[in-house]
RNA sequence: GUCGGGGUAGCUCAGUUGGUCAGAGCGCAGCACUCAUAACGCUGAGGUCGUGGGAUCGUACCCCACCCUCGACA
Numbered sequence: 001g002u003c004g005g006g007g008u009a010g011c012u013c014a015g016u017u018g019g020u021c022a023g024a025g026c027g028c029a030g031c032a033c034u035c036a037u038a039a040c041g042c043u044g045a046g047g048u049c050g051u052g053g054g055a056u057c058g059u060a061c062c063c064c065a066c067c068c069u070c071g072a073c074a
Stems, first nucleotide, its partner, number of pairs: 001073007010026004019057001028044004050066005
């Protein structure tokens, strides 16, 4: 340099028919339980869906550019 994968909650990830609420597990906070702690249970907080632009009535999802990261080739 060329090509491809990935970037969504603190972490690991799901989510493509464009509209229904943006989700799961773990973690965190509170409550309950317990002599107490842990585990289990209940509730809750937490997100500019990498950045910018475009198309659309409407985008995490389509198009373009760029950034970060992983890999292959040269």